[in-house]
RNA sequence: GCCGCUGUGGCUUAGUUGGUAGAGCAGCUGAUUCGUAAUCAGCAGGUCGGGGGUUCAAAUCCCUCCAGCGGCU
Numbered sequence: 001g002c003c004g005c006u007g008u009g010g011c012u013u014a015g016u017u018g019g020u021a022g023a024g025c026a027g028c029u030g031a032u033u034c035g036u037a038a039u040c041a042g043c044a045g046g047u048c049g050g051g052g053g054u055u056c057a058a059a060u061c062c063c064u065c066c067a068g069c070g071g072c073u
Stems, first nucleotide, its partner, number of pairs: 001072007010025004019056001027043005049065005
């Protein structure tokens, strides 16, 4: 230099053919307990890597850039 894959809450991830972004762990509050753990109930936390485009509507399609991984020379 060229080609491919990946990027979604603090962490791990789901999201099918474009149509309300979900889950587990962790966190916080409450219940339970003499107390802790465990268990149960609830709550908060996401500009979907950045920018632009298409569309009534984009995590999803297109372009470009960034980061990581792999391959080729």

Overview:
Predicted 3D model of a 73-nucleotide RNA (transfer RNA) from a Thermoplasmatales archaeon. The prediction has a mean pLDDT of 81. The RNAcentral record of the sequence draws on ENA and Rfam. Rfam family: tRNA. By type it is a transfer RNA. Taxonomically the source falls in Thermoplasmatales (Archaea, Methanobacteriati, Thermoplasmatota, Thermoplasmata).